[in-house]
Molecule: transfer RNA
Organism: Candidatus Zambryskibacteria bacterium RIFCSPLOWO2_01_FULL_39_39
RNA sequence: GCGGUCGUGGUGUAGCCUGGUUAACACAAUCCCCUGUCACGGGAUAGAUCGUGGGUUCAAAUCCCAUCGACCGCG
Numbered sequence: 001g002c003g004g005u006c007g008u009g010g011u012g013u014a015g016c017c018u019g020g021u022u023a024a025c026a027c028a029a030u031c032c033c034c035u036g037u038c039a040c041g042g043g044a045u046a047g048a049u050c051g052u053g054g055g056u057u058c059a060a061a062u063c064c065c066a067u068c069g070a071c072c073g074c075g
Base pairs, nucleotide, nucleotide: 001074002073003072004071005070006069007068010027011026012025013024020058029045030044031043032042033041051067052066053065054064055063
């Protein structure tokens, strides 16, 4: 230099191919119940506008382009 994969709450992932109601699940966090206390168990709450910028569209995490970062391969 060229090509590919990935980037979504604090963490790990799903959702993307096939655009459409409030972005879902588990763990973690906070609060409540339970318990003599802790743990376990039960309930509730908050937290991501989806790496960044632009485009297409009535509508974009999802499609297109550029770009940044991580990893892999080729030279």